This is a predicted structure of a 91-nucleotide RNA (c-di-GMP-I riboswitch aptamer) from a Chloroflexota bacterium. The model forms 95% of the base pairs in the Rfam consensus. Rfam family: c-di-GMP-I riboswitch aptamer. Gene Ontology term of the family: cyclic-di-GMP binding. The source organism's lineage runs through Bacteria, Bacillati and Chloroflexota.
[in-house]
RNA sequence: UACGAUAAAGAGUCAAACCAAUGAAAAUUGGCGACGCAAAACCAAGGACCUAAAAUGUUGGCACCAACAUAAUGGUAGCCGGGUUACCGAU
Numbered sequence: 001u002a003c004g005a006u007a008a009a010g011a012g013u014c015a016a017a018c019c020a021a022u023g024a025a026a027a028u029u030g031g032c033g034a035c036g037c038a039a040a041a042c043c044a045a046g047g048a049c050c051u052a053a054a055a056u057g058u059u060g061g062c063a064c065c066a067a068c069a070u071a072a073u074g075g076u077a078g079c080c081g082g083g084u085u086a087c088c089g090a091u
Stems, first nucleotide, its partner, number of pairs: 002091001003089002012037002018031005035078001041084003046080002048076003055070006
């Protein structure tokens, strides 16, 4: 540096559900809990997916409001690819 194989050792992380907070939502954070993970650590500027507050348009009604459509500037790194860094050592 590569590799991660039915190995070993010490660690790490924590899905769903439930509770609380924040948020328009997606979701995030904390608690509880472990489905899993050898990068399930960090990066959202590649693709994909989720959401649609504000905005724009249409329609209804016509101060204003409601419904629908479009669409990230909001998210997912535990969707894929890529970048950066890192523990262990049967090879």